[in-house]
RNA sequence: AUGAAGAGUUUGAUCCUGGCUCAGGAUGAACGCUAGCGGUGCGCCUAACACAUGCAAGUCGAGCGCCCCCACUUUGUCUUUCAAUUAAGAGUUCAAAGUUAAGAAUUAAGAGUUUUUUCUUCCCAUUCUUAACUAUUGAUUAUUAACUUUUAACUUAAAAGGUAGGGUGGGGAGCGGCGAACGGGUGAGUAACACGUUGGAACCUACCCCGAACUCAGGGAUAACUCGCCGAAAGGCGGACUAAUACCGGAUAGUCCCAAGGGUAAAGAUUUAUCGGUUUGGGAGGGGCCUGCGCAAUAUCAGCUAGUUGGUGAGGUAAUAGCUCACCAAGGCUAUGACGGAUAGUUGGUCUGAGAGGACGACCCGCCACAAUGGAACUGAGACACGGUCCAUACUCCUACGGGAGGCAGCAGUGAGGAAUCUUCCGCAAUGGGCGAAAGCCUGACGGAGCGACGCCGCGUGGUGGAUGAAGGCCUUUUGGUUGUAAACACCUUUUCUGGGGGAAUAAAUGAUGAAGGUACCCCAGGAAUAAGCACCGGCUAAUUACGUGCCAGCAGCCGCGGUAAUACGUAAGGUGCGAGCGUUAUCCGGAAUUAUUGGGCGUAAAGCGUGCGCAGGCGGUUUUGUAAGUUUGUAGUCAAAUCUAGUCGCUCAACGAUCAGUCCGCUACAAAAACUGUAAAACUAGAGGGUGGUAGAGGUAACUAGUAUUCUGCAUGUAGGGGUAAAAUCCGUUGAUAUGCAGAGGAAUACCAAAAGCGAAGGCAGGUUACUGGACCACACCUGACGCUGUUGCACGAAAGCGUGGGGAGCAAACAGGAUUAGAUACCCUGGUAGUCCACGCCGUAAACGAUGGAUACUCGGUUUAAGGAGGAUUCGACCCCUCUUUGAGCCUAAGCUAACGCGUUAAGUAUCCCGCCUGGGGAGUACGGUCGCAAGAUUAAAACUCAAAGGAAUAGACGGGGACCCACACAAGCGGUGGAGCAUGUGGUUUAAUUCGACAAUAAACGGGGAACCUUACCAGGGCUUGACAUCUCCGGAAUCCCGAGGAAACUUGGGAGUGCCGCAAGGAACCGGAUGACAGGUGCUGCAUGGUCGUCGUCAGCUCGUGCCUUGAGGUGUUCGGUUAAGUCCGUAAACGAGCGCAACCCAUGUCCUGUGUUGCAUUUUUCACAGGAGACUGCCGGCUCCAAGUCGGAGGAAGGUAUGGAUGACGUCAGAUCAGCAUGGCCCUUAUGCCUGGGGCCACACACGUGCUACAAUGGCCAGUACAAUGGGCAGCCAACCCGUAAGGGGGAGCAAAUCCCACCAAAGCUGGUCUCAGUUCGGAUUGAGGGCUGCAAUUCGCCCUCAUGAAGUUGGAAUCGCUAGUAACCGCGUAUCAGCCAUGGCGCGGUGAAUAUGUUCCUGGGUCUUGUACUCACCGCCCGUCACAUCAUGAAAGGUGGGGAUACCCGAAGUCGCCUUAGUCCUCCGGGACGGGUGCCUAAGGUAAAUUCACUGAUUGGGAUGAAGUCGUAACAAGGUAUCCGUAGGAGAACCUGCGGAUGGAUCAUCUCCUUU
Repeated sequence: AUGAAGAGUUUGAUCCUGGCUCAGGAUGAACGCUAGCGGUGCGCCUAACACAUGCAAGUCGAGCGCCCCCACUUUGUCUUUCAAUUAAGAGUUCAAAGUUAAGAAUUAAGAGUUUUUUCUUCCCAUUCUUAACUAUUGAUUAUUAACUUUUAACUUAAAAGGUAGGGUGGGGAGCGGCGAACGGGUGAGUAACACGUUGGAACCUACCCCGAACUCAGGGAUAACUCGCCGAAAGGCGGACUAAUACCGGAUAGUCCCAAGGGUAAAGAUUUAUCGGUUUGGGAGGGGCCUGCGCAAUAUCAGCUAGUUGGUGAGGUAAUAGCUCACCAAGGCUAUGACGGAUAGUUGGUCUGAGAGGACGACCCGCCACAAUGGAACUGAGACACGGUCCAUACUCCUACGGGAGGCAGCAGUGAGGAAUCUUCCGCAAUGGGCGAAAGCCUGACGGAGCGACGCCGCGUGGUGGAUGAAGGCCUUUUGGUUGUAAACACCUUUUCUGGGGGAAUAAAUGAUGAAGGUACCCCAGGAAUAAGCACCGGCUAAUUACGUGCCAGCAGCCGCGGUAAUACGUAAGGUGCGAGCGUUAUCCGGAAUUAUUGGGCGUAAAGCGUGCGCAGGCGGUUUUGUAAGUUUGUAGUCAAAUCUAGUCGCUCAACGAUCAGUCCGCUACAAAAACUGUAAAACUAGAGGGUGGUAGAGGUAACUAGUAUUCUGCAUGUAGGGGUAAAAUCCGUUGAUAUGCAGAGGAAUACCAAAAGCGAAGGCAGGUUACUGGACCACACCUGACGCUGUUGCACGAAAGCGUGGGGAGCAAACAGGAUUAGAUACCCUGGUAGUCCACGCCGUAAACGAUGGAUACUCGGUUUAAGGAGGAUUCGACCCCUCUUUGAGCCUAAGCUAACGCGUUAAGUAUCCCGCCUGGGGAGUACGGUCGCAAGAUUAAAACUCAAAGGAAUAGACGGGGACCCACACAAGCGGUGGAGCAUGUGGUUUAAUUCGACAAUAAACGGGGAACCUUACCAGGGCUUGACAUCUCCGGAAUCCCGAGGAAACUUGGGAGUGCCGCAAGGAACCGGAUGACAGGUGCUGCAUGGUCGUCGUCAGCUCGUGCCUUGAGGUGUUCGGUUAAGUCCGUAAACGAGCGCAACCCAUGUCCUGUGUUGCAUUUUUCACAGGAGACUGCCGGCUCCAAGUCGGAGGAAGGUAUGGAUGACGUCAGAUCAGCAUGGCCCUUAUGCCUGGGGCCACACACGUGCUACAAUGGCCAGUACAAUGGGCAGCCAACCCGUAAGGGGGAGCAAAUCCCACCAAAGCUGGUCUCAGUUCGGAUUGAGGGCUGCAAUUCGCCCUCAUGAAGUUGGAAUCGCUAGUAACCGCGUAUCAGCCAUGGCGCGGUGAAUAUGUUCCUGGGUCUUGUACUCACCGCCCGUCACAUCAUGAAAGGUGGGGAUACCCGAAGUCGCCUUAGUCCUCCGGGACGGGUGCCUAAGGUAAAUUCACUGAUUGGGAUGAAGUCGUAACAAGGUAUCCGUAGGAGAACCUGCGGAUGGAUCAUCUCCUUU
């Protein structure tokens, strides 16, 4: 100096494990929305698919000949034309004016047109210029000159053309030279000396540089051209001619080659120079070859190889070499991965990352490979050649059908493919290349421009001020907030933009030369002018509200949102982020320590092979010496440039670029060091092994043998049962069982000893004896001298079940049969029973083969027990016992430490080292395919598609258990009385109906809201009416209000008439009331109790629920609140890491019971008493005794009216049930508004096949009826209670005294009770339903639909199935009385009151509910839980399959192009030095493509079929989780709709109880 961040998601919560997902960076990108400018880079990743058109490699005349044309020049010649000169002839001449013609300008007119203006007409007019003419006029000089024109001649000159020759320049094809092998493109192939890097020897090298030498004298052809022929064309053939730096031989040679014989060069051009040519020696640069190391993945590819490996010889090459061939030998490679299959150009580097790494190989640079596909050679310095040749194949094109042509993976461009990738541009000005002496030519290399926001970088879209915080939008608690200094407005600036002006560098040592380009840049003017979007706003993740929608539409990266109040969908407003961009998608790295070298794990989460032996490999004790391979240090070479980092500099900055420096892993060479590792040698004894002497043992194999028991057989005794189970039955038994006794047969297993004891590597091993045999331990320290540890592949052993062959077979017992159980029972239970279990031999090779813990070594506190030894001590005569130490095993508890926790803890899961095995989310799956093994069953090795966001471990709090312990409750039991059966009443369901209004539904709905439905109530139904409304507020107008009489109508209501004028007042009006109008609004028992308040029910009057501080735990959490007692109680005491506190309990409150005091009206009069009211006392385990711990307390007793809470009430913790109620009330939101509101008459809520709940009355004699007779309390009363008395059988009527109540009334005799009589067991003198008739009362009204009375009628019912309810004392039961509501009443209900007045409780086993502790759990919506499998349906991916289709590579054989090489050639042609050579012809080897055959391999497909996965509400069961109701699971075998069941062996990862043993504490 550089430099490392996490989050969401499993759970009720926690910690851990573990996956998934996100935030970052990047891209040759694409898509969506949007878009002002510039610079600089980049731009077919797909079809190495096919290509129209143009261009991309030419150049040299200073190598050569020719052609034609062009141009120029020159020489000769010819033709034509013309000029000059000389001679002759002809004509003209000044000025003005006029005429004519032409041209130009001006003017005018007309027409068309919007204007500007255009066109036409020229008649007229004017001016100017030029030319011609004279019908005019005038003038005057000189006869000389000038001008114009015609004809002839000679000479000279010029021009044009032709021709011949020479020269110069240009063009064309050809011969020849050089180049074309570079430059440019692409990445198909290639897993290889292809690439990178380091070395090497047996090589080549045109052009270039340096040096040396030479460059002599000749020859014959040939193309072009020309002529002829063939062909459509491409092109070809033949005749004749010609040149060279083309070709050929000769000479020369210091060199070069050589087997010593020999062989081998050259080219000239031009002339002043120079440029070439040949030979040779070097160099530079380039290339070929060899080589060490590095370089991805697969073993479900394990053996490969005949030119293969080597040798000899020959051939061949520039060169080495099996490179090729002949012969010989039989080698070579491979677990350090050969061979095979699939994939891939490679490096510098790029992206990412703290780094180590991981991924990639666009652009740029290096190397390689390729050029439509395959093969081949030629030329050449260089190729087996992108824009060359030959052949084959496919495709395209032309054709006269005979035959030909072609190769954009060069630059542009086209089609196709694809999500997707540009102009058929300018220029050789620069850089570079080819040729050339050069000028120069060529150059789609290159330099530039164009298109594309594809990337990076830079700039801008204005700046300053500006509050009435404008308008508008949005939200709102309606007050305001926000958009927001934002805008408007004022001032300023001009980057950019537009216009104008100027204007480069790039150009080099001189001159000339600029495509880009009038570009960059500079100056001036104008005017805020020309310029902002995209995504997001539930958490991660910065940023929120409204409306719409209503599990729909939709969103979503993960978790997840949406079912009527969505910050998550859509829109809007606001906000956040980035900004000419922003998002999405795809891919890579990171985060991910999630493959862990840095830097992970394996007891229970995924993970230790079942166990040992052991080759290779890895690792290895002590000492010394040497060496220097590893190692360390130094030096040197290399590691291309670009890239990267840092400094400086240049484009205004930056991106970009320049320059300088640095980094870099490595490789190589040399030198040094010698600690460590290696290696060599020597030694040692502590590891290991051996020796001697002992010891224990269910260690193994074989043989022999013993007794008990079961079963069977025989005999005997003996008689009706036995057996079996929860209970039964099948079964055995009178043909004699079971039982008992004796005798016999046979097989299997070995009680007690026996123990968590012993032995063994593990599996495993148990009567006894013998034989053989393995291992261990101890003591001694005698021997060897590191001989050791681990151990892939391999080998051996390996429970049970199972298989084969042969035996054996008592008992047990899969399968099977029967009996039970059950809804079913292919099970559990029972009766039988076959394989099997046993033996011998041979297979199998797996288990929860477990300590779920690989082996070895070393180190690290203690305590205690036990097994096998040793030593010592003490005691003793001695031994045993005892104590101490020590070695090796086997257990328990614990420290440090470790661990996610549980736990482990010298027998480690601690601290370290070595070696091996194994793991990387769940499912699919230990499955498929393939291989190996097996007689088979099957074992072993071992995936993928697809699918999920979890699956999992340990621990915590609850809840639950057909787990345990303790405790409580009318919970059961013990009792009493009921319900369920009947009739009726009442409520509910159901049904019905126009409506039967609504709510409440286990306990916790159902005589409940409703504590009074005939109307009203009333919310319901069918009608009739009203629309600011029946009710409230505001505004306006009118009227007082009010009362009376009519009409219509069922009423509401509509309508007519009459009476009447109030109160306050400052005299304006006001208050109240009525009517009308208008709109704000009223109104709603309409919906949502799952939006709410309040209230209530329930667990439960159960004893619980919590907090503060402290302590323990990583944490959830625990402790406290547990434990021992005790209590009704978390009541109290004691103990205790807890100490305190709160809400609950209790107490305080009310009533009753005793006493006292006071007062006493209306109280039976008066005193007491009773009674009423008010106040007080009394009860506290206070006293005694026992028990307990000396406590709390409990038991008993005394006293007392009352005794242990005196009795009853009120009082209901934290919370649970989204419990009930929007219809009691209140209330958010939604909905209706001439109606879902309001009024009104009628109907309904009272229906009736039925079911349920709650009650009443009964079924009778403990009774009914009749007669007589006794005793209450609580309450109520003025629209009321109603006395006496009279009438009526009665209900009731009349009557009216008293009383707003301790006074009067209801109300009297309360009823049961008691006394007496009668009935005599019957459907009755029980029972009273139902029905008929007649009355009474209330009330507008009694039909739907009231109550009561009298007479008559007289149903069911004879004590109630399964089941179920209440109650523990003044209680149950029985009896009546009162009251609220209320006109009356469907009240048998509710709430109270008193009267009579029991029985039982041994107790907690069981049912129900609850509390505490503990235990198990896969439950937490919490057992009404969770959850498994078949079947049925749908979808998806996949395996098998008769086969089918296509591809790849290889083998054998056939055929075999072009071509190199070899051989033959008497015949054709040419050359010849006459030897021969070349061409041609024939033929052989090799060989591409092609064909045939049998196999192999890889894909795709396939009727059908197998399992798998997924899917809100399908079927069958209930296998698992609690002891899951038969504990579960593992292996194996059989069986079965299915989960599964059963047998055998094993595990605890089983609950509960008991016992034994060990440990801790005392």
This is a predicted structure of a 1562-nucleotide RNA (small-subunit ribosomal RNA) from a Candidatus Peregrinibacteria bacterium. The coordinates come from a structure-prediction model, not an experiment, and the mean pLDDT is 80. RNAcentral holds the sequence, with entries from ENA and SILVA. Rfam family: Bacterial small subunit ribosomal RNA. The organism belongs to Candidatus Peregrinibacteriota, within Bacteria.